A computed fold for a 562-nucleotide part of an RNA from a Candidatus Buchananbacteria bacterium, annotated as large-subunit ribosomal RNA, domain V. Rfam family: Bacterial large subunit ribosomal RNA. The organism belongs to Candidatus Buchananiibacteriota, within Bacteria.
Context: one part of a larger RNA
RNA sequence: CCCAUAGUUAGACGAAAAGACCCCGUGAAGCUUUACUACAACUUGGUACUGAAUUAUGUUAUUGCAUGUUUAGAAUAGGUGGGAGCCGUAAGGCGCCAGUGAAAUACCACCCUUGUUCUAUUGUAAUUCUAACCUACUCCCAUGAAUCUGGGAGAGGGACAGUAUCUGGUGGGUAGUUUAACUGGGGCGGUUGCCUCCCAAAAUGUAACGGAGGCGUUUACAAAGGUUGGCUAACUCCGGAUGGAAAUCGGAGUGAUAGUGUAAAGGCACAAGCCAGCUUUACUGCAAGACCAGCAAGUCGAGCAGUUACGAAAGUAGAACUUAGUGAUCCGACCGUACGAAAUAGGACGGCGGAAGCUCAUCGGAUAAAAGCUACUCCGGGGAUAACAGGCUAGUCUCCUCCAAGAGUCCACAUCGACGAGGAGGUUCGGCACCUCGAUGUCGGCCCGUCCUAUCCUGGAGCUGAAGAAGGUUCCAAGGGUUUGGCUGUUCGCCAAUUAAAAGGGCACGCGAGCUGGGUUCAGAACGUCGUGAGACAGUUCGGUCUCCUAUCUACUAUGGG
Numbered sequence: 001c002c003c004a005u006a007g008u009u010a011g012a013c014g015a016a017a018a019g020a021c022c023c024c025g026u027g028a029a030g031c032u033u034u035a036c037u038a039c040a041a042c043u044u045g046g047u048a049c050u051g052a053a054u055u056a057u058g059u060u061a062u063u064g065c066a067u068g069u070u071u072a073g074a075a076u077a078g079g080u081g082g083g084a085g086c087c088g089u090a091a092g093g094c095g096c097c098a099g100u101g102a103a104a105u106a107c108c109a110c111c112c113u114u115g116u117u118c119u120a121u122u123g124u125a126a127u128u129c130u131a132a133c134c135u136a137c138u139c140c141c142a143u144g145a146a147u148c149u150g151g152g153a154g155a156g157g158g159a160c161a162g163u164a165u166c167u168g169g170u171g172g173g174u175a176g177u178u179u180a181a182c183u184g185g186g187g188c189g190g191u192u193g194c195c196u197c198c199c200a201a202a203a204u205g206u207a208a209c210g211g212a213g214g215c216g217u218u219u220a221c222a223a224a225g226g227u228u229g230g231c232u233a234a235c236u237c238c239g240g241a242u243g244g245a246a247a248u249c250g251g252a253g254u255g256a257u258a259g260u261g262u263a264a265a266g267g268c269a270c271a272a273g274c275c276a277g278c279u280u281u282a283c284u285g286c287a288a289g290a291c292c293a294g295c296a297a298g299u300c301g302a303g304c305a306g307u308u309a310c311g312a313a314a315g316u317a318g319a320a321c322u323u324a325g326u327g328a329u330c331c332g333a334c335c336g337u338a339c340g341a342a343a344u345a346g347g348a349c350g351g352c353g354g355a356a357g358c359u360c361a362u363c364g365g366a367u368a369a370a371a372g373c374u375a376c377u378c379c380g381g382g383g384a385u386a387a388c389a390g391g392c393u394a395g396u397c398u399c400c401u402c403c404a405a406g407a408g409u410c411c412a413c414a415u416c417g418a419c420g421a422g423g424a425g426g427u428u429c430g431g432c433a434c435c436u437c438g439a440u441g442u443c444g445g446c447c448c449g450u451c452c453u454a455u456c457c458u459g460g461a462g463c464u465g466a467a468g469a470a471g472g473u474u475c476c477a478a479g480g481g482u483u484u485g486g487c488u489g490u491u492c493g494c495c496a497a498u499u500a501a502a503a504g505g506g507c508a509c510g511c512g513a514g515c516u517g518g519g520u521u522c523a524g525a526a527c528g529u530c531g532u533g534a535g536a537c538a539g540u541u542c543g544g545u546c547u548c549c550u551a552u553c554u555a556c557u558a559u560g561g562g
Base pairs, nucleotide, nucleotide: 001562002561003560004559005558006557007556008555010554011553012552015547022382023381024380025379027378028377029374030373031372032371035177036176037175038174039173041170042169043168045166046165047164048163049162051129052128053127054126055125056124057123058122060120061119064116065115066114068112075105078111079110080109081108082107085094086093087092133157134156135155137154138153139152140151141150142149180192181191182190189209193215194214195213196212197211198210216363217261218320219319225279226278227277228276229275230274231273234254235253236252237251238250239249259268260267262325264323265322266321283306284305285304286303289300290299291298295364308317309316310315331357334354335353336352337351339350340349389436390434391432392431393430395429397425398424399423400422401421402420406416407415443518444516445515446514448510449507450506451505452504453503456481457480458479459476460475461474462473463472464471483497484496485495486494487493524542525541526540527539528537529536530535
């Protein structure tokens, strides 16, 4: 060195199970509720099956009777038409006539207002009835055993109950669903559309949970719009009654610091700022051509026609110094038009033009209409994304060095060392999210070790504020060593007793195909707290399956052979 046998399990990110944790899916299911919408169930009222009578009280109609007051006029004139007569044997009365008045009376007829009465009708309320309907009541019969069913008789109830249909309410009892995205993992927090500035790298454009602010309007007939004409702020200094830091007046200087409805930026002086006169172009119908831009949107616009305002005119004016002040489509409603109108005339409805109705603010708006829990959970995926370990980094951490103010009686440096500066390490807490989610088992203990040195002991040295002894500090040094108990799952820590000493670390916080399983981290249960609840809690408590007697290769041990 090779081979074999018997072993050990450190590695083959060993095997097993398309990770159960975490995230994602416009996935699923179970559960909850003051999520949404339905349905059962319960309940309210109308109608039908559903009839009779009385009383009370309404509606409507009918019959009879009554009812009607300005003034003038005999006088309580409801209205209108006909009317010279009517009633009575007669006497006589009423009327015509005359008069008053807007209207004239007897008699006949038809009506009006209001009331009462009769009858009818139709409601409401109460009471009564019996014949519908009901009875799990009693008796008889079918029928023999029967508390069933049917028929008969009785009794009780009774137009109620009950059922059907329409309708209002209640309604996790049941069902179907919804419950946003961004995000240096997710959740919590924050944000989501528009305007201005920086970032933005001197055209435009340009991201981040980068740095700062605004908007969801305001102004109209005594404008903050149009036009014509005119004007110039603000601050400092000096002087001046009340008068002061600051009011108004005069002078000088600087020169836009002022002002511009509102944020910022860019503008603005014969002004876009300020004042005054007259006004409504804050118009109608178009539009060449451009800017911007994925689309849809958005922006500017000479010029033409009509009609106006101001101006002597040339001209200017289709809102505002500019850039925010906003919402597509559908839907129904409104105004106009008179275009279609299914045989014709209309019309319903539709078309065309206009304007209104959305914090549709998750602001290119899924629906008219929507919240949660899951540790009872499930599926599809992800190392596109977290928890362990590794990697990168080194703020934090550990150690070292430099400077030396100061402490050390004196003296910076025996020893300690502020304010600061520079490194090393990769044992802490982090940041990043690079391998691994078709699985890299996670704390502590046990067993077994191996390495580092920034050395706790033992060994050798320097300095000392080293007399000796005992120390302090530094240098060399990793050969060997570095305890046993009590409490706690603990690592750690505290305590006790020793010791030469009871050093610190790495090895997937060494080591579960070596052990354990006390902790953490499934399903059961309880407490406290939170939640309406389902449930939840780096809060607590009791309980809780650790797979392969079988090792292929590498590695190692022992033995044998070549």